[in-house]
Molecule: transfer RNA
Organism: Akkermansiaceae bacterium
RNA sequence: GCCCCAUUGGCGGAAUUGGUAGACGCGCGCGAUUCAAAAUCGCGUUCCUUCGGGAGUACCUGUUCGACUCAGGUAUGGGGCA
Numbered sequence: 001g002c003c004c005c006a007u008u009g010g011c012g013g014a015a016u017u018g019g020u021a022g023a024c025g026c027g028c029g030c031g032a033u034u035c036a037a038a039a040u041c042g043c044g045u046u047c048c049u050u051c052g053g054g055a056g057u058a059c060c061u062g063u064u065c066g067a068c069u070c071a072g073g074u075a076u077g078g079g080g081c082a
Base pairs, nucleotide, nucleotide: 001081002080003079004078005077006076007075010026011025012024019065027045028044029043030042031041032040046055047054048053058074059073060072061071062070
């Protein structure tokens, strides 16, 4: 220098021939249970908001009625070739 792959909440990781994003698990918070704990069970767990709603899948732009998904570029990490 060229080619290929990956990037989604605090973490792992789903959702794909474009059609409700945050499933499920871990962690965390509150509660139940207990003499007290552990274990177990229940509820909650992105951000902003004038509470009507709006934004958000590494970043920017485009295509589309509609994008995590498609196209172009960029960044970071990994692999291959020279």